[in-house]
Molecule: transfer RNA
Organism: Pseudomonadota bacterium
RNA sequence: GGGCGGAUAGUUCAGUGGGAGAACGCCCGCCUCACACGCGGGAGGUCGGAGGUUCGAACCCUCCUCCGCCCA
Numbered sequence: 001g002g003g004c005g006g007a008u009a010g011u012u013c014a015g016u017g018g019g020a021g022a023a024c025g026c027c028c029g030c031c032u033c034a035c036a037c038g039c040g041g042g043a044g045g046u047c048g049g050a051g052g053u054u055c056g057a058a059c060c061c062u063c064c065u066c067c068g069c070c071c072a
Base pairs, nucleotide, nucleotide: 001071002070003069004068005067006066007065010024011023012022013021018055026042027041028040029039030038048064049063050062051061052060
C1' cells in the first nucleotide's frame, strides 16, 4: 500500500429501511433475623465521526478514525 471483518447501554451482544432491545451488572421494593438466591419495578444510548440517498437511516452509498485477520 491492497482486501475482508468489526465499532449499538457500564460489560458481552442482537437488531439489515419506519417501535432502539436482551442478558449480566447498577439502583429501589418484596422476601429473610441478616446476606445470598428468587420475584417485581426503575435508571442508563448524539447506534465511532462527517457528508450523501430516502417521506423516513443503527441499517443503503462515500470519506475519515480506531481494533482484528489476510496479502504484498